[in-house]
RNA sequence: AGAUUGAGAGUUUGAUCCUGGCUCAGGACGAACGCUGGCGGCGUGCCUAACACAUGCAAGUCGAACGGAGCGAUAUUUGACACGGAUUUUUCAUUAUAGAAUGAGGAAUGCGUGUUGAAUAUUGCUUAGUGGCGGACGGGUGAGUAACGCGUGAGCAACCUGCCUUUCAGAGGGGGAUAACACAGGGAAACCUGUGCUAAUACCGCAUAACAUUACUUUGUGGCAUCACAGAGUAAUCAAAGGAGAAAUCCGCUGAGAGAUGGGCUCGCGUCUGAUUAGAUAGUUGGUGAGGUAAUGGCUCACCAAGUCUACGAUCAGUAGCCGGACUGAGAGGUCGAACGGCCACAUUGGGACUGAGAUACGGCCCAGACUCCUACGGGAGGCAGCAGUGGGGAAUAUUGGGCAAUGGGGGAAACCCUGACCCAGCAACGCCGCGUGAAGGAAGAAGGUCUUCGGAUUGUAAACUUUUGUCUUCUGAGAAGAAAAAAAUGACGGUAUCAGAAGAGGAAGCCACGGCUAACUACGUGCCAGCAGCCGCGGUAAUACGUAGGUGGCGAGCGUUGUCCGGAAUUACUGGGUGUAAAGGGUGCGUAGGCGGGAAGUAAAGUCAGAUGUGAAAUACCUAGGCUUAACCUUGGGGGUGCAUUUGAAACUUACAUUCUUGAGUGAAGUAGAGGCAAGCGGAAUUCCCAGUGUAGCGGUAAAAUGCGUAGAUAUUGGGAGGAACACCAGUGGCGAAGGCGGCUUGCUGGGCUUUAACUGACGCUGAGGCACGAAAGCAUGGGGAGCAAACAGGAUUAGAUACCCUGGUAGUCCAUGCUGUAAACGAUGGAUACUAGGUGUGGGGGGGUACUGACCCCCCCCCGUGCCGGAGUUAACACAAUAAGUAUCCCACCUGGGGAGUACGGUCGCAAGACUAAAACUCAAAGGAAUUGACGGGGGCCCGCACAAGCAGUGGAGUAUGUGGUUUAAUUCGAAGCAACGCGAAGAACCUUACCAGGUCUUGACAUCCUACUAACGAGGCAGAGAUGCGUUAGGUACCUUUCGGGGGAAGUAGAGACAGGUGGUGCAUGGUUGUCGUCAGCUCGUGUCGUGAGAUGUUGGGUUAAGUCCCGCAACGAGCGCAACCCUUACGGUUAGUUGAUACGCAAGAUCACUCUAGCCGGACUGCCGUUGACAAAACGGAGGAAGGUGGGGACGACGUCAAAUCAUCAUGCCCCUUAUGACCUGGGCUACACACGUACUACGAUGGCGCUUAACAAAGGGGAGCAAAAUAGUGAUAUGGAGCAAAUCCCAAAAAAGCGUCUCAGUUCAGAUUGCAGGCUGAAACUCGCCUGCAUGAAGUCGGAAUUGCUAGUAAUCGCGAAUCAUCAUGUCGCGGUGAAUACGUUCCCGGGCCUUGUACACACCGCCCGUCAAACCAUGAGAGUUGGGAACACCCGAAGUCCGUAGUCUAACCGCAGCGAAUUUAUUCGCCGGAGGACACGGCCGAAGGUGGGCCUGAUGAUUAGGGUUAAGUCGUAACAAGGUAGCCGUA
Repeated sequence: AGAUUGAGAGUUUGAUCCUGGCUCAGGACGAACGCUGGCGGCGUGCCUAACACAUGCAAGUCGAACGGAGCGAUAUUUGACACGGAUUUUUCAUUAUAGAAUGAGGAAUGCGUGUUGAAUAUUGCUUAGUGGCGGACGGGUGAGUAACGCGUGAGCAACCUGCCUUUCAGAGGGGGAUAACACAGGGAAACCUGUGCUAAUACCGCAUAACAUUACUUUGUGGCAUCACAGAGUAAUCAAAGGAGAAAUCCGCUGAGAGAUGGGCUCGCGUCUGAUUAGAUAGUUGGUGAGGUAAUGGCUCACCAAGUCUACGAUCAGUAGCCGGACUGAGAGGUCGAACGGCCACAUUGGGACUGAGAUACGGCCCAGACUCCUACGGGAGGCAGCAGUGGGGAAUAUUGGGCAAUGGGGGAAACCCUGACCCAGCAACGCCGCGUGAAGGAAGAAGGUCUUCGGAUUGUAAACUUUUGUCUUCUGAGAAGAAAAAAAUGACGGUAUCAGAAGAGGAAGCCACGGCUAACUACGUGCCAGCAGCCGCGGUAAUACGUAGGUGGCGAGCGUUGUCCGGAAUUACUGGGUGUAAAGGGUGCGUAGGCGGGAAGUAAAGUCAGAUGUGAAAUACCUAGGCUUAACCUUGGGGGUGCAUUUGAAACUUACAUUCUUGAGUGAAGUAGAGGCAAGCGGAAUUCCCAGUGUAGCGGUAAAAUGCGUAGAUAUUGGGAGGAACACCAGUGGCGAAGGCGGCUUGCUGGGCUUUAACUGACGCUGAGGCACGAAAGCAUGGGGAGCAAACAGGAUUAGAUACCCUGGUAGUCCAUGCUGUAAACGAUGGAUACUAGGUGUGGGGGGGUACUGACCCCCCCCCGUGCCGGAGUUAACACAAUAAGUAUCCCACCUGGGGAGUACGGUCGCAAGACUAAAACUCAAAGGAAUUGACGGGGGCCCGCACAAGCAGUGGAGUAUGUGGUUUAAUUCGAAGCAACGCGAAGAACCUUACCAGGUCUUGACAUCCUACUAACGAGGCAGAGAUGCGUUAGGUACCUUUCGGGGGAAGUAGAGACAGGUGGUGCAUGGUUGUCGUCAGCUCGUGUCGUGAGAUGUUGGGUUAAGUCCCGCAACGAGCGCAACCCUUACGGUUAGUUGAUACGCAAGAUCACUCUAGCCGGACUGCCGUUGACAAAACGGAGGAAGGUGGGGACGACGUCAAAUCAUCAUGCCCCUUAUGACCUGGGCUACACACGUACUACGAUGGCGCUUAACAAAGGGGAGCAAAAUAGUGAUAUGGAGCAAAUCCCAAAAAAGCGUCUCAGUUCAGAUUGCAGGCUGAAACUCGCCUGCAUGAAGUCGGAAUUGCUAGUAAUCGCGAAUCAUCAUGUCGCGGUGAAUACGUUCCCGGGCCUUGUACACACCGCCCGUCAAACCAUGAGAGUUGGGAACACCCGAAGUCCGUAGUCUAACCGCAGCGAAUUUAUUCGCCGGAGGACACGGCCGAAGGUGGGCCUGAUGAUUAGGGUUAAGUCGUAACAAGGUAGCCGUA
C1' cells in the first nucleotide's frame, strides 16, 4: 500500500428554444495499404481453405530381462599358405671318373616365424527379434459443441489411480511353448504360409497366505435414507522373477494398508439471439428385477404404471469452443477471448473395438466413404489442425536454420541415447520502449527561393564561417556471466553483450495537414471543368476548401489512409430517459397468473445487516522493493479480489405463521336525481304518395340558367286516406353511462351512482401479461321494410377540360330482426388506483345549520359527490396544466427510441368477403419534427389614406405625319436603357466632324504624357503628287525667357533615335466608387437605459381620441433620445418703410422737376386655431363665426428617413482584375447610325361651325436671349429672303408680331374641312445639302366624318385651350425646359379595382405567393416482393441393405500347459508315469441382436436462380393537371364503401 475519477463541437431555422438523428475530436489492434526508413532491446507474426500436401525431421530406450547374429580382443586346439633353416630322398649338370664333392631342381618329414581359416572358452562393442517401460505426456488446431461443455461452490456412505513416498508380509517347487534362426513354398510388391530347433523378468499349473475378496454369524460406535466404520468367528478363493556384482549390497518381483498425484461421476447457481419457433417427449418419466461398468444411473433389457418438460420460454432454428483475462469507460457497463495460463473438443470424413494403470489413442489397429500414389492389374500404400517447407485461397502473416549448453520430459543401475518440447539465431518498423541524425557561437540579417503597397517582408542564427563533442557508424585490440555437483569435462547463442583505443560532423528525415469543427496562409494555374470531401460543404475568372510552389502547424523512424471495437451517446437511461402538441396511453371494461399492499402486539429468521472460517490457481492489474546504463522487459514481497459456500449472532424493515383492530373494501337500513339499458304500447307536427274539390299557366331551380314537372290540369289551396322515418320548443360548457353512446309519452323488467346512518364482515384491497365481454359509422349474410335523404349511375350547367364543386332525378344503403365484422382524429390526441398541496366564482344532486313571523322554493353559512371557468406556488421546450394536475409521492399495466421504405412484404391467427391483428429487411436521406419569434403573403378580418374607384372634363387606342423601340435587312445599319421605374430615354439638336460601326488607304515609342541622348529656336509661307492621311522639295519672313565669371548653364518648345511605356467608347455595373431611378413626400425607421422572456425577441412604437403627419393629447413598465414629419430657405399673394435710372408721372412739344402713382429691389410687418361660440374627457382637436389681402401646413418649389430592387450606368468621370500591343491603339477618304413586309410606345395635325377664310392690323402679357451676337428704320421681292447697318454688352437698342378676342363670309359637304404625298420654281446655312437639312411660292389634294377590346391625365387659376421665349445650335423641333393669356365641370361616397399605412388572424412561405407543393404518365439506375418452375444445402423420419466390431448362441472343424484313466499301447521300481483317447477351456467357422456408410420415399427448414409481374427508392431544368399549405379559392382531417 483500492482509486484520486466524469470537458465537448459541427449540422434542421431568416433568427430562437426544444426534441432528434447523423458526423468529428480520444484510446486500442495478431492488422492491411500508400509514402518514407539509421541503430538497439523486449515481444509478436495464416484472423482466409478443419483446403491439398513433395522432402527432411518431430518417440524412443533398456544387452544389468532373453536366445541368437555380427565385429573385435585374449587363451587353447587345428587346417591352409608363405618364408626360414634342418633332415631324408631323388633328377640333371660340372669336376672327377673309384668313392666323392660342388651347383641347380624336385619330393617327403617334422620345427620356427608370419599370414589366414575353423572350433572351444572368456571378454568388449553393435543390435534384427522376444520381453519391459514409454508411445494416453509434451506439441498443434478451434471444425463440432448452447452442453454439467465451461466458470464458481458443494458432494461421492457410488469410484479408479502405473511410476513416487511410507508401512506390513512374502518370493517354495515345477511345466509346456514360441519369435528370432534354418529349410521349403507363394507373391511384382507389401508381405504371407508350412515344417523343424531354442531362451527369458514372456506364458501356465501346484504349494504357502491375510490386515485382501466373497458368503454367513456376531459385538460396538457413528451417520445422511439406502447404510458406514471398527472388532471377533467360520468357510471358500487368489501371489511371485529374476538381474548385476568378488562380496557387501543395489536394482527389480508378489500380496496388502496408508499417503500423494492424476482422473471418473453427481448436484446448486451462472452462461448469446429469435415467439414471424408454442407445444415437446415412447426408453420418453417413474417403479420392481436383472445385466453391465472402476462406479451411480433407462446406461441396457424384461415387466408394471402414465408420466416428464414448458410462457420464470420447453421444442425448433441461427450463431458460438468456455474461463483467468484483454480493450474501452469516471463508474456501472459494452466489446473481444490472438499471444501466456486452466478446462474441453478434434486429428482426412464416419463407425468400431483391442492393448493398457490410463485411450475409445494426431505421428497404433479394423471397416466403410472421398482423395492421392505404386502396380506385373492379381493387389497394395498414405493421412503436417507437430517443426520447417510447397501449392492454393487471400488485403495479409516468417527459415525446408543451429543446439541439446540451459530448463523440462521418456528410457536406463549408470555411462548415455532420444527430444522441431525448449534454448537460440534468421526474416518483417507488426507492436512497445530507448538512442541518434550533432552542440555552442555566428548579422554583411549573404546568395537563392517566395510574396510585395517596390519601401520592404519572410525563409532566418537557418546556412556559410569559427570552436567543440563522439552516442550510433567504421576499424583495431581485450572479452564475459549464463556452469549447478567434491573435482574434471561440457556454451548452440558467440568472438555476441561489454570494455579500451583511433578516425572524422563525416554515413543517418520523413509523413500528414493548413475553410469551420482543428493548431497552421499567401501566390500562381484551373474556371460547376479537372478535382476535393469525416460532417457542414468547396469549384460557374480575383478559390486561405481543387493542383503546384513558398511559408506555417502537428507528429517524428515514422506519418497518413482503410477496417473493427469501446468512448463521447443520458442515443436502451440499474447508476441515468421518456409518452397533451416532438416517436410514444391499449377504443373501453371485467378478470386469471404475476407484481404491490392498512393499524397493534408476538414467534421464526427466507430476504437484510454484522463477525468468523474456507475458497476465489499462477500470470495479468494495483502498491512496494530490486535487476538489466534508463525504459520497455524481468523478479521479490504485499494488499485487494465487489463472488460462492459454511458458521455464529441481531431482529428495525420486508417476508412466513398464528392472534387481534376498524379507518381501506364490502354488506345492511333510510332517502334521492337521471336522454343509463331492454321490451311492449301510444301520440302529434312535418315530408312524400293516393283519392276528391277549387283553380289556371306556369312550377321548380340557380350567381345566372338548363335538365325536370305541367293544358292528359302541375305549382298553390281545401278535405279524406296510406306509409315509413325522425321526435321542434323545453335544451342548459345541464344529466346518465366503463367506453361506444343515450333525447316525444306511458307501462313492465333491470344495472349503476350519490347522500345520510354506523348495525354487520374484518384487509376481503389496487393493478392486471395472456383471456373474456362490450365496442360509432361504413361494410357483409339471410329475411322483412322503404316516407325522406342519398354512394354508384343518368341528365343539365360551369369549365381549356370537369369522370368534381351547383342543379334535376336516382339505386344500394340509411330502418327492423338474427348473425358477422372489430375498426375511427374510438380525442381531454392526457392509462388505472391512493394520499397530499393557496384561493375565487358558476352550475347539477344530496345533507346540516342560522335568520325570518310559526311555515324556507325564496336570505345567509357549512359538508359530501359531480361538472365548468379564472388563478398562486410548482411543473413545462414553449404553448400551456394548475385539487377533474401536465404539481408532490407510491404501486401496477401499456407503449416509444431519426425521416422515408411501411403499418408495407413474407409467415402465422381471425374473418363469408372486404379486410383486421401481429410485423420486418434491403435500399435511401441529413435531416424529418414540436413550440414560439420577426417578417412576407392570403380569392382572412377591422380601421385609414391616395385622381385608387366613383362623379366629371379632355384624351390615347382608329387616320396621316413626326419621333423612339422591337423585328427584319445590311459590309455596317456602333453601344446602352427592358413591367410600373426601357421605348420625343443617354441624345440641350448624326450631311463632314460628332462616331464609338463598316469598306478601303496608311502609321508603329505612336494622335496624347513622363524620363534619356543628340541636334535645332520655335513659328510661318507658298510649290508638286495623292481621294486624303501623307510624301517630296524650297525656304521669303522671323528670332523670344532666367542667369552668367560671357566660355556657358537652366527651363520651355521642335526634330531624330533607343527603350521604359503610351493608348483602348475592349470585357466584367454580378469586383467597385460616385451619381441616379423606384417604393414615396409614404409616415415611417431606430437607439440608450430600464423591465419582461431560457431565447429569437417584446415593451417603448400597442390602446382611447385626433391629425396631412409616430401631428398632438390622455392612458400605460416604461423613461428619454436620434433619423424622418413640421418649421427654418426660395417664390407668389397684402401692407409699411427705404432707395431709385435706363423706369414712371401731373403739367407737357421738349427741357426741367419730382418719386405722390405704376414699377423695380432691399428691409420689415402680417396668420398664431390668436379671438368668440359649440362639441369633446376640464385634453389634443374638430366645426361654425368675426376680423383680415390671406384661415387653419394660404398656393408653388427646393428638401427624399432606415432600407428594397446583385435596379441603371465600366460609353460622363474614377477604378480593381482580365484581355489587345505593326493592333481591340492612331490617322484619312467614302459609307452607315436616316435601311423597311411589319409590331408597339410617345407626340403633332385633323376629321370641322365653340369652326375655316377674310377684315380691323384695334387692344392687352410674362419670362427670356443678344458681340464669330441681336439687328431697327428704309428699299427690293407674292414670299422665304436680300440689300442696308441706326441702336445695343441692354429696366435705355434689337429679337418682338403676342395669340385666342371682335366683325364679315361660308352653311354640313370629304366641303372654302383636313392637309399627307408629289411636280415645278426659288431662298438660307455651310468646303459640301445625292445618300441626308430647313424655309418660300405656285400646283397637286391621300387617309380621315370622333375611333373595338382596352386604357391615360386632371380637384382651381387646376383641366382644357391660346400663343411667347430659351438651351443645344453654322443650319435643322411636332421634342424638352420655361412664360404668361382665356378659363371650366364634378366629388353622393369608400361597396368594388390598384397602391400604401396601422392593428389583428392563419400559414407547411423566408429566393418570402412570380412562394411552397401532390399524384399519374414517359426515361435511366438500384434494392425488394410475387412467379410456371429449376437447382443446391440442412436436420430429422419411415423402409431396404448391412462392413468392421462388442455381446449372445451353436449339433461343424481344430486345439501344447489343467483334469481323467473306462478302453488300447508303452515304460518301469507294479503302482506310478507317458502316449492315444475323453473332458474342461480356447481358436476358427456359422447363426442372432445392435450397427456406419449407402439406397428408396414423402414431407419440413433454408439459400441461389427464373420468362413475366407488382409496388418502392433515387435521378438541375420532360408531359398532364393543381390535391394540400391563406377561408388554398368546395375548411381540412380520420375510419369505411
This is a predicted structure of a 1537-nucleotide RNA (small-subunit ribosomal RNA) from an uncultured bacterium. Its Rfam family is "Bacterial small subunit ribosomal RNA". Rfam links the family to the GO terms structural constituent of ribosome and ribosome.